[in-house]
Notes: The prediction has a mean pLDDT of 86. A computed fold for a 347-nucleotide part of an RNA from an uncultured prokaryote, annotated as small-subunit ribosomal RNA, central domain. The full RNA is in RNAcentral, with records from ENA.
Context: one part of a larger RNA
RNA sequence: CUGGGCGUAAAGGGCGCGUAGGCGGUCUGUUGCGUCAGGUGUGAAAGCCCUGGGCUCAACCUAGGAGGUGCACUUGAUACGGGCAGACUAGAAUCCGAGAGAGGAUGGUGGAAUUCCCAGUGUAGAGGUGAAAUCGUAGAUAUUCGGAGGAACACCAGUGGCGAAGGCGGCUCACUGGCUCGAUACUGAGUCUGAUGUACGAAAGUGUGGGGAGCAAAGAGGAUUAGAUACCCUGGUAGUCCACACCGUAAACGAUGAAUGCCAGACGUCGGGUAGCAUGCUAUUCGGUGUCACACCUAACGGAUUAAGCAUUCCGCCUGGGGAGUACGGUCGCAAGAUUAAAACUC
Numbered sequence: 001c002u003g004g005g006c007g008u009a010a011a012g013g014g015c016g017c018g019u020a021g022g023c024g025g026u027c028u029g030u031u032g033c034g035u036c037a038g039g040u041g042u043g044a045a046a047g048c049c050c051u052g053g054g055c056u057c058a059a060c061c062u063a064g065g066a067g068g069u070g071c072a073c074u075u076g077a078u079a080c081g082g083g084c085a086g087a088c089u090a091g092a093a094u095c096c097g098a099g100a101g102a103g104g105a106u107g108g109u110g111g112a113a114u115u116c117c118c119a120g121u122g123u124a125g126a127g128g129u130g131a132a133a134u135c136g137u138a139g140a141u142a143u144u145c146g147g148a149g150g151a152a153c154a155c156c157a158g159u160g161g162c163g164a165a166g167g168c169g170g171c172u173c174a175c176u177g178g179c180u181c182g183a184u185a186c187u188g189a190g191u192c193u194g195a196u197g198u199a200c201g202a203a204a205g206u207g208u209g210g211g212g213a214g215c216a217a218a219g220a221g222g223a224u225u226a227g228a229u230a231c232c233c234u235g236g237u238a239g240u241c242c243a244c245a246c247c248g249u250a251a252a253c254g255a256u257g258a259a260u261g262c263c264a265g266a267c268g269u270c271g272g273g274u275a276g277c278a279u280g281c282u283a284u285u286c287g288g289u290g291u292c293a294c295a296c297c298u299a300a301c302g303g304a305u306u307a308a309g310c311a312u313u314c315c316g317c318c319u320g321g322g323g324a325g326u327a328c329g330g331u332c333g334c335a336a337g338a339u340u341a342a343a344a345c346u347c
Base pairs, nucleotide, nucleotide: 004318005317006316007301008300012315014200016198017197021193022192025088026087027086028085029084030083031082033081034080035077036076037075038074039073040072041071042070049065050064051063052062053061054060092187094185096182097181098180099179103176104175107172108171109170110153115148116147117146119144120143121142125135161168162167205246206245207244208243209242210241214240215239220234221233222232257314258313259312260311261310262309265292266291267290268289269288270287271286272285273284274283275282276281277280296303297302320347321346322345329340330339331338332337
């Protein structure tokens, strides 16, 4: 390097967009670049291989022959791939009419609850635990009215929906992305994938400025214990929230890359269309999302039209365990660190 692989054994990039590159629908003509066939030349000698010869044999030496994947020139072939020209509509895109949705970002706004503050009623307990302690006669806990402030949105809520992923849930005006269905019309291969690149990317963390109700790393106290740097309790700072700017990682998981075609069924569920009966049911069709289950696949578990089946195209990745996702160097970062990524040695 090839072969072989990547749900769970090592292995799918966190996820999009997209450059180069790779791959690419139907028909016709043309070219003859790839491709294929024939011819000519070349492909040194020695060696290898074949048939002989010579040293008593052999190694060795020697004569002849064959072979020499290749290259150049030349004559043809034209199915396939490519180039050029023309045409097409099944892939792709657009127009039109509907539709569903926690998709995104900005502003406004609502009620419940916790906490705090003021006032009233009221009296001896309250909290918490396995048992206690920190609170309260300077009036707590409880209860009622009023006020402040921040954060999160009960029920609806659903193996429901939307989003490329991360993720998204009170209500609402305006802004905005994608998707689905239905009919034609229109463009005419403008496709798919995608190294480098670039946008996004939970939580934690970082910088500056705000905010701070609850919760709560750290730190403190009380317990427990042989000890208790813990588990339990009390209180509590960063943080959690907002704006802007970084970080770029997760069991970023379906541990399953993207796209296309083909391949038994059954039952849910969501969004449209059509028809029938009729005011929500049946039948059917398109798209999504689940559960089971044939063929087939799999080491098994299991997967099974949303494949891990049968095929094709492109990218990423793996090559015994430890050392190690570490060292060194590079790049990025304010830092934390991230990324790229060995070897000795050892089993």